RNA sequence: UGGGGUAUGGUGUAACUGGCAACACGCCGGAUUCUGGUUCCGGAGAGUCUAGGUUCGAGCCCUAGUACCCCAG
Numbered sequence: 001u002g003g004g005g006u007a008u009g010g011u012g013u014a015a016c017u018g019g020c021a022a023c024a025c026g027c028c029g030g031a032u033u034c035u036g037g038u039u040c041c042g043g044a045g046a047g048u049c050u051a052g053g054u055u056c057g058a059g060c061c062c063u064a065g066u067a068c069c070c071c072a073g
Stems, first nucleotide, its partner, number of pairs: 001072007010025004019056001027043005049065005
């Protein structure tokens, strides 16, 4: 320098063909227990890396950029 990939709650991953983002762990509250753990019930927490565009509607499509990873020179 060229090509490709990834970016989503605190963490790890989902989201089919575009239709107001789900699961597990963790966290908080409660039940159970002498206490803790286990188990069970409930709850909070992300508008999806950034900025534009397309669309009635974008995590998903298009453009540019940022960070990281891989390949080639």

A computed fold for a 73-nucleotide RNA from Dethiosulfatarculus sandiegensis, annotated as transfer RNA. Rfam family: tRNA. It is annotated as a transfer RNA. Model confidence (mean pLDDT): 80 of 100. The RNAcentral record of the sequence draws on Rfam.